[in-house]
RNA sequence: AGAGCAGAUCACCUUAUCGCUCCCCGUUCUAUACGGGGGGAGGAAAGUCCGGACACCGGAGUGCAGCAUAGCGGGUAACGCCCGUCUUCCUGUGAAAAUGGGAAAGGACAAGUGCAACAGAAAGCAAGUACAGGUAAGGCUGUAGUGAAAUCAGGUAAACUCUAUGCGGUGAAACGCCAUGUAUAUCAGCGUCUGAGGGCGGCACGUCCGAGCUGAAGGGUAGGCGGAUAGAAUGUGCGGGCAACUGUACAUCCAGAUAAAUGAUAAGGGCCCCUCAAGGGAACAGAAUCCGGCUUAUGAUCUGCUUUUUAU
Numbered sequence: 001a002g003a004g005c006a007g008a009u010c011a012c013c014u015u016a017u018c019g020c021u022c023c024c025c026g027u028u029c030u031a032u033a034c035g036g037g038g039g040g041a042g043g044a045a046a047g048u049c050c051g052g053a054c055a056c057c058g059g060a061g062u063g064c065a066g067c068a069u070a071g072c073g074g075g076u077a078a079c080g081c082c083c084g085u086c087u088u089c090c091u092g093u094g095a096a097a098a099u100g101g102g103a104a105a106g107g108a109c110a111a112g113u114g115c116a117a118c119a120g121a122a123a124g125c126a127a128g129u130a131c132a133g134g135u136a137a138g139g140c141u142g143u144a145g146u147g148a149a150a151u152c153a154g155g156u157a158a159a160c161u162c163u164a165u166g167c168g169g170u171g172a173a174a175c176g177c178c179a180u181g182u183a184u185a186u187c188a189g190c191g192u193c194u195g196a197g198g199g200c201g202g203c204a205c206g207u208c209c210g211a212g213c214u215g216a217a218g219g220g221u222a223g224g225c226g227g228a229u230a231g232a233a234u235g236u237g238c239g240g241g242c243a244a245c246u247g248u249a250c251a252u253c254c255a256g257a258u259a260a261a262u263g264a265u266a267a268g269g270g271c272c273c274c275u276c277a278a279g280g281g282a283a284c285a286g287a288a289u290c291c292g293g294c295u296u297a298u299g300a301u302c303u304g305c306u307u308u309u310u311a312u
Base pairs, nucleotide, nucleotide: 001308002307003306004305005304006303007302008301009300010299012269013268014267015266016265017264018263020040021039022038023037024036025035026034027033042284046295047294049293050292051291052290053289054171055170056169057168061205062204063203064202066167067166068165069164070163071085072084073083074082075081086106087104088103089102090101091100092099093098107162108161112160113159114156115155129144130143131142132141133140175226176225177224178223186216187215188214189213190212197209198208199207200206233252234251235250236249237248238247239246240245272281273280274279
């Protein structure tokens, strides 16, 4: 100096002019318009994969099916997530003891069923190649050869499966409120004691609602408000804990559109790269109910470990 594995941080700043959007204040005909002040897209906003908050479905019930998890302990609102530790494996150092870096989808193979090319005589309740020993006889016994594995054996369960534990659903186009308008109409079938139809994750049972339901033809409407961003929030200090995280004090308010705003221009500065300089270039990518994770895409810098090359 290069490469690999693991982890962490950042992902531009300032000024001016013009433009868009939300909130607050003021003027105004309180509609509109104008003026002033404050804010305006990420570390993944992506995937829609997990877990929740919230909202709705009278009873979320029982069984079967299905799905998920899997050493031990802790964290968290919760998790299939995170942390620690044990075990196993990979790799480095070392004579050894031990130890550095990393991975794990880490229960069970005597409950059962499968799978293992080629080679080999033969790949699982059996059989038998070569040689040797032994027998009345016989793979009866031993060694060798092939192979990852040939002792009724071992391997494999992100193979089927078994065990233990767990699991209501839907989803902001959820859901709630207001306004406007029409046809309180027509025909047919089924039904209101014999219950049509519908709800409870998929099915079954069970149970609940129920006087209307389905089809045809025809008529009217599709507008507004909320949900909607003050949070399991963020930052700093001190304390507890190996850590994940947590307690406490103080401080801060950081998008809310609804066909979708968050921008453009100019100048200067900062970081990195090609460069002596001038000059040029610089990734993945854009909110839509919100939050905690995981996975994927990606530029730069730094840290730990390993390795290659070069110089001393």
Description
Predicted 3D model of a 312-nucleotide RNA (Bacterial RNase P class A) from Muriicola marianensis. Its mean pLDDT, the model's own confidence on a scale to 100, is 77. Taxonomically the source falls in Muriicola (Bacteria, Bacteroidota, Flavobacteriia, Flavobacteriales). The sequence was found by an Rfam model in a public genome assembly. Its Rfam family is "Bacterial RNase P class A". By type it is a ribozyme. Rfam describes the family as follows. Ribonuclease P (RNase P) is a ubiquitous endoribonuclease, found in archaea, bacteria and eukarya as well as chloroplasts and mitochondria.